RNA sequence: GCAAAAGUAACUCAAUAGGUAGAGUGUGAUCUUGCCAAGAUCAAAGUUGAGAGUUCAAAUCUCUUCUUCUGCU
Numbered sequence: 001g002c003a004a005a006a007g008u009a010a011c012u013c014a015a016u017a018g019g020u021a022g023a024g025u026g027u028g029a030u031c032u033u034g035c036c037a038a039g040a041u042c043a044a045a046g047u048u049g050a051g052a053g054u055u056c057a058a059a060u061c062u063c064u065u066c067u068u069c070u071g072c073u
Stems, first nucleotide, its partner, number of pairs: 001072003005068003010025004019056001027043005049065005
């Protein structure tokens, strides 16, 4: 230098063809127990790496860009 993949909650990952973004772990509160642990319920936490475009509507399609990783030279 070229090619491919990945980027979504604090962490690990989903989201089948464009239609209101979810789970597990973790965190907080409450309940349960004499206490802890375990368990149950509820809640908070996201401009989907960034910017623009198409569309009534974009995590998803198009373009640019950043970072990480892999391969080739």

A computed fold for a 73-nucleotide RNA from Ulnaria acus, annotated as transfer RNA.
Model confidence (mean pLDDT): 80 of 100.
The RNAcentral record of the sequence draws on ENA.
It matches the Rfam family "tRNA". About the family: Transfer RNA (tRNA) molecules are approximately 80 nucleotides in length.